[in-house]
RNA sequence: GCCGAUGUGGCUCAAUGGCAGAGCAGCUGAUUUGUAAUCAGCAGGUUGAGGGUUCGAGUCCCCCCAUCGGCU
Numbered sequence: 001g002c003c004g005a006u007g008u009g010g011c012u013c014a015a016u017g018g019c020a021g022a023g024c025a026g027c028u029g030a031u032u033u034g035u036a037a038u039c040a041g042c043a044g045g046u047u048g049a050g051g052g053u054u055c056g057a058g059u060c061c062c063c064c065c066a067u068c069g070g071c072u
Base pairs, nucleotide, nucleotide: 001071002070003069004068005067006066007065010024011023012022013021018055026042027041028040029039030038048064050062051061052060
């Protein structure tokens, strides 16, 4: 330099163009002599940046950025 993949809560991952969710972690409460486990609840996201298409974009298109892999 060329080609490809990936980018979504703190972490690991979902989500057919139509309400952004789950598990773990965190916080509060219940239970327990206490801890763990268990149960109930709460909080946490401008979906990597910018632009476009669309009534509507995490999803489609363009361009950048980052990470990973391959080729030279």
Predicted 3D model of a 72-nucleotide RNA (transfer RNA) from a Bacillota bacterium. It matches the Rfam family "tRNA". Rfam classes the family as a transfer RNA. The source organism's lineage runs through Bacteria, Bacillati and Bacillota. The sequence was found in a public genome assembly.